[in-house]
Description
Predicted 3D model of a 330-nucleotide part of an RNA (large-subunit ribosomal RNA, domain IV) from a Candidatus Odinarchaeia archaeon. The prediction has a mean pLDDT of 86. The RNAcentral record of the full RNA draws on ENA. It matches the Rfam family "Archaeal large subunit ribosomal RNA". Taxonomically the source falls in Candidatus Odinarchaeia (Archaea, Promethearchaeati, Candidatus Odinarchaeota).
Context: one part of a larger RNA
RNA sequence: GCCAGGCAAGGGAAAUCGGCAAAUUAGCCCCGUAACUUCGGGAUAAGGGGUGCCUGGGGUCUUGGGCGCAAGCCUGGGACCCUAGGUCGCAGUGACUAGGGGGUCCUGACUGUUUAAUAAAAACAUAGGUUCCCGCAAGCCCGAAAGGGUGUGUACGGGAGCUGAAUCCUGGCCAGUGGCGGUCCGUGAAGCCCGGUUUCAACCGGGUGAAGCGCCGCUAAACGCCGGGAGUAACUAUAACUCUCUUAAGGUAGCCAAAUGCCUUGCCGGAUAAGUACCGGCGUGCAUGAAUGGAUCAACGAGGGCCCCACUGUCCCUGCCUGGCGCCCG
Repeated sequence: GCCAGGCAAGGGAAAUCGGCAAAUUAGCCCCGUAACUUCGGGAUAAGGGGUGCCUGGGGUCUUGGGCGCAAGCCUGGGACCCUAGGUCGCAGUGACUAGGGGGUCCUGACUGUUUAAUAAAAACAUAGGUUCCCGCAAGCCCGAAAGGGUGUGUACGGGAGCUGAAUCCUGGCCAGUGGCGGUCCGUGAAGCCCGGUUUCAACCGGGUGAAGCGCCGCUAAACGCCGGGAGUAACUAUAACUCUCUUAAGGUAGCCAAAUGCCUUGCCGGAUAAGUACCGGCGUGCAUGAAUGGAUCAACGAGGGCCCCACUGUCCCUGCCUGGCGCCCG
C1' cells in the first nucleotide's frame, strides 16, 4: 500500500453525477394511524409503549391417578395468558434472526416476460377496447403436389392488425395512397372469328373481349393530413367582430418549456442564504393533441427526477485495532 472486517470526539451529505457505500430501522404484544381511493386498499402508514430472571396470586385449555352410580371431591403433569411484588446489567427479540421513514412529480395500470455471457427498463406481454377475413370442401398457415396444421374445432369459433386495466372521452378531412363495392362506356393479352397475303404457312389488318386500369361511389380505432395575410372596442393593450388569399379539411376536447419548446437558465410563484435541477402556474406550442390514442388516475415498480426527517467516516480529516496479502531481513 491492497483486500475483508471493528471502533471513532465535534459536525452531520458540507463528499459525490447521484447518500454510491455504510449507518439507522428491525421479531412479537398493546395503543395509535393522514391525504387520497377503483371502498378492496393506502397500512407493519406515520408515531408511541412493553419485552430478561425470580416469587406470589388468578385464569383458559389439556393429560394422568384415587374415590364415587353420577354430579363431583382429593391428588399429580403440561401449554398459554393476565396481574402484583422483587431483582441484575449501559443494554432483556441482550447472540443469531430481523422493514429506515415521509412528501411530490414523470412513466408503465397491476402479477408477469426479456438482450444465456456489459442493458430488467418507460421495452414485450397482459386483461379490456376496436377493426378486418371466414358458413366449413371456409378463412389463415406449411407444402411445386399428394397431403398436413388451426381442428375430430364451427362465428359466445378460428385467423390477422392496431390500441393497451378501470374512469372521462376519442373532433374535422376520402384531395393523395390503400381497401371495399359498382359499372352503360373507354382501354385491355393469348385464344377464337372475319378479311388480306402466301404454293401451304409465317405475316398484316379488323372484330370479339376476362381480370386489371380508367370512370362512379363508400371507407380514417385504413396509411395518413389537420393554413396564411390584414383591419377593428371611448386610455393603452388585446380582439368577441370584419375583410381577403387558399385547402380535401384547416388541430376540436384536452394537455404542455412536458421522456415532446430551438430561442431557453422562457416569464411569474414556491422551496434554499444561494436552485441551468424540482414543484405549481402561464402559453403565438421551433415541432402537443385524441386507439400512430388524448386526459386523468387508487394500487403496484431492484424504473427515472426533486425535497424533508432519522442516520451515519461519503465528507471536514483522518486516526486506531483485527485477520490475510504485499514489502524488508534471515